[in-house]
RNA sequence: CUCACUGAUCAACGUGAUUGAUCUGUACGUUAACUAAGGACAACUGGCGUACAUUAAACUCUGUGAAUUGCUGGAACACCCAAACAGAUAAUGCUGUGGGCAAUCAGCAGCCAAGCCCCUAUGGGGAAGGUUCAACGACUAGAGCUUAGCUCGUACACCUCAAGCGAGGUGGAAGCGCAGAGCACUGCAACCAGCAGUGAUGAUAUAGUCUCAUCUCAUGGGAAACCAUGAG
Numbered sequence: 001c002u003c004a005c006u007g008a009u010c011a012a013c014g015u016g017a018u019u020g021a022u023c024u025g026u027a028c029g030u031u032a033a034c035u036a037a038g039g040a041c042a043a044c045u046g047g048c049g050u051a052c053a054u055u056a057a058a059c060u061c062u063g064u065g066a067a068u069u070g071c072u073g074g075a076a077c078a079c080c081c082a083a084a085c086a087g088a089u090a091a092u093g094c095u096g097u098g099g100g101c102a103a104u105c106a107g108c109a110g111c112c113a114a115g116c117c118c119c120u121a122u123g124g125g126g127a128a129g130g131u132u133c134a135a136c137g138a139c140u141a142g143a144g145c146u147u148a149g150c151u152c153g154u155a156c157a158c159c160u161c162a163a164g165c166g167a168g169g170u171g172g173a174a175g176c177g178c179a180g181a182g183c184a185c186u187g188c189a190a191c192c193a194g195c196a197g198u199g200a201u202g203a204u205a206u207a208g209u210c211u212c213a214u215c216u217c218a219u220g221g222g223a224a225a226c227c228a229u230g231a232g
Stems, first nucleotide, its partner, number of pairs: 007023005024053009038212001059182006069109006079100004085096003110131003116126004135211001137210004142152004156171006183199006215232007
């Protein structure tokens, strides 16, 4: 300087970029165990999820905040239990097995804000999505800045005063859902512009305030773990 490859295998559609599945590795997230500590949690270990392909990455702004009910079917890890059945041991729930707990995966009916589609249109219907699905649950989608951090003290919750209007005090806040726009990269097409693809998961409660739980007792179910209800 030139050429080839871009972890491996398979599949569908597409001009192509791309899309999907399995394995390996890396990173990100979530959770179990651990723990004084349940919507705490560094590291290690285990499970589950997402992306990428030897590398640490995964954009910004605006709008919306409604419904939040009744049921049903699954479930990993390793944390608890051992009445029955089988096995093993010097012995032990030790193994199979069964039960519990449970990260979470869904199905049916009903219901739902903004935006979108349709109609017989001041209403009705539909698609996507959400709710159901937190630890049983209740309530709230603020502001600023040098922006995962700090400040203020809005909503909200609790306490005190007040006949009331309200005042004072203590805490003190979330889109990762849906919709629209922009920006970045890739492909096709080409110079009029445009079209297509990609820009992760998380919320079965994220932030915050309460409540509940953790503790004790009683009743019911169960052999027990545990579950339900009530009281402290």